[in-house]
RNA sequence: CCGCACGGGAGAGACUUCGUGGUCCCGGCCCACCGGCCCGGGUGCCGCGGAGCGCCGAAGGGGCAAACCCUCCCCGGAACCUCUCAGGCGCCAGGACCGUGCGG
Numbered sequence: 001c002c003g004c005a006c007g008g009g010a011g012a013g014a015c016u017u018c019g020u021g022g023u024c025c026c027g028g029c030c031c032a033c034c035g036g037c038c039c040g041g042g043u044g045c046c047g048c049g050g051a052g053c054g055c056c057g058a059a060g061g062g063g064c065a066a067a068c069c070c071u072c073c074c075c076g077g078a079a080c081c082u083c084u085c086a087g088g089c090g091c092c093a094g095g096a097c098c099g100u101g102c103g104g
Base pairs, nucleotide, nucleotide: 001104002103003102004101005100006099007098008097013053015052016051017050018049019048020047021046022045023044024042025041026040027039028038029036030035054089055088056087060085061083062082063081068076
């Protein structure tokens, strides 16, 4: 220096809307009862997919100053700085970086 394992590890809408599936509640109808591939309402809760706007930056990626290098110029010149392409904005996952252990 590299890899693996374990632990810690932030930020930002569980936004709006459309479609779809499931589930719950209420009313109606039928039924002796169980119940109903029944109708309507709540537009409640959960999952999946699409769209819109807003936002975050600590995977990755892009950019740059000084010192430095050089006779000079050019080139080179970091990041948790910056851009937000990618990625992310409930949980899970991911996660720079830190610690411990092991291996090369």
Molecule: Glycine riboswitch aptamer
Organism: soil metagenome